[in-house]
RNA sequence: GCCACGAAAAGGCCCACCUGGGAAAACCCAGGGUCGCAAAGCCACGGGUCCUCAUCUCCUUCAGGUAAGACAGCCGGGCUGCCGAA
Numbered sequence: 001g002c003c004a005c006g007a008a009a010a011g012g013c014c015c016a017c018c019u020g021g022g023a024a025a026a027c028c029c030a031g032g033g034u035c036g037c038a039a040a041g042c043c044a045c046g047g048g049u050c051c052u053c054a055u056c057u058c059c060u061u062c063a064g065g066u067a068a069g070a071c072a073g074c075c076g077g078g079c080u081g082c083c084g085a086a
Base pairs, nucleotide, nucleotide: 005084006083012037013036017032018031019030020029021028022027035073041079042078043077045076046075047074048071049070050069054066055065056064057063
């Protein structure tokens, strides 16, 4: 130095929740943040989950189907990365 690994220290991220804003919704953004995280940094590639403006079925309502929407803090995969004890 590299791979693997995860003790310590410093710093970081951040669930629930609160405040303000955005979206039809899932959810997102900003500030705070006590669950937690060594990739809880990034990418929707495979699987999965969530939502339903629109669209389709339905005479209509109800209901149901469909992602092009959302989730990277559900799992796998890819890319990148801080610290340095055993």
A computed fold for an 86-nucleotide RNA from a bacterium, annotated as c-di-GMP-I riboswitch aptamer. The sequence was found by an Rfam model in a public genome assembly. Its mean pLDDT, the model's own confidence on a scale to 100, is 83.